[in-house]
RNA sequence: GGAGUGGAUCGGGAGGUCGCUCCCCGAUACAUAUCGGGGGGAGGAAAGUCCGGACUCCAUAGGGCGGCGCAGCCUCGAAACGAGGUCCACCGCGAGGUGCGGACAAGUGCAACAGAAAGGAUGUACAGGCCCCGGUAUCUACGAGGGGUGCUGUAGUGAAAUCAGGUAAACUCUGCGCGGAGCAAGACCAAAUAGGGAAGCGUCUGAGGACGGCCCGUCCGAGCUUCCGGGUAGGUCGCAAAGAUAAAUGAUCUCCGCCGCCGGCGAACGCCGGUGGAACAGAAUCCGGCUUACAGAUCCGCUCCAUCC
Numbered sequence: 001g002g003a004g005u006g007g008a009u010c011g012g013g014a015g016g017u018c019g020c021u022c023c024c025c026g027a028u029a030c031a032u033a034u035c036g037g038g039g040g041g042a043g044g045a046a047a048g049u050c051c052g053g054a055c056u057c058c059a060u061a062g063g064g065c066g067g068c069g070c071a072g073c074c075u076c077g078a079a080a081c082g083a084g085g086u087c088c089a090c091c092g093c094g095a096g097g098u099g100c101g102g103a104c105a106a107g108u109g110c111a112a113c114a115g116a117a118a119g120g121a122u123g124u125a126c127a128g129g130c131c132c133c134g135g136u137a138u139c140u141a142c143g144a145g146g147g148g149u150g151c152u153g154u155a156g157u158g159a160a161a162u163c164a165g166g167u168a169a170a171c172u173c174u175g176c177g178c179g180g181a182g183c184a185a186g187a188c189c190a191a192a193u194a195g196g197g198a199a200g201c202g203u204c205u206g207a208g209g210a211c212g213g214c215c216c217g218u219c220c221g222a223g224c225u226u227c228c229g230g231g232u233a234g235g236u237c238g239c240a241a242a243g244a245u246a247a248a249u250g251a252u253c254u255c256c257g258c259c260g261c262c263g264g265c266g267a268a269c270g271c272c273g274g275u276g277g278a279a280c281a282g283a284a285u286c287c288g289g290c291u292u293a294c295a296g297a298u299c300c301g302c303u304c305c306a307u308c309c
Stems, first nucleotide, its partner, number of pairs: 001305010012256007020041009043280001047291002050289005055182004067178005072086005087101001088099004102173002107171002109167002124155005129149005135142003186237004196228006208220004258277008
């Protein structure tokens, strides 16, 4: 100098103007709104909703079948499919990375190509053994040839050949864990209408209703009134040192900082001027993790290669 690898941090700063949301105080005004003052107001991931919990409701004598999840060992942790260390396996020259890491013991399944045959053999070729046919000599021997038999050996194929092996990210077995739903949980307050219950009054001796308020009168007329309880709309809480309602946390200007380009000066570091750029994203009950997205900037450890001293 180049190429890598592991980890950590930041992810613009200050000010002005105009706004948004929540809370407190004061004034005006009292269905509720306006004004003034003060204070709080997004992220490292608020995201995906993958894992674990807090919290809430429902269910729950006990046991079994079934289902789901996890899987070397140790430690931390409320727990986790989390973190750290370590062993093993694989990848990398290395720093380092990855995890498909219990068991083929029982039962079941699977195995490309090659091979006769790949899982209880319809067993290939050659040689030997045994048996039969058959031939020669003639009663007990030899044995060309043919057939049978998987009894023995050898060969070829293949990762593996009656001798076992491989595979559980195959069923399965072993160990451990797991009740369900989720803040639209759930709790409280509570209209109108309809329906339920109780009481009272009334059904021609007519309650009640219509005819602008009252009386008379006319007409209609079998229901009317009060109370209780449940549910709905709606509201409050749950709910926070941002926060709720389909949802505020913004816009713009100036200066500074960062990065790029152009021009000028300068031997160079650099300085000055102009111009452009700055990501991923946006809380919704709360916490601990994981995963994913991310312009750019900074710091630290380590490895390999090349060169120089």

Model confidence (mean pLDDT): 75 of 100. Predicted 3D model of a 309-nucleotide RNA (Bacterial RNase P class A) from Candidatus Tritonobacter lacicola. The sequence is in RNAcentral, with records from ENA.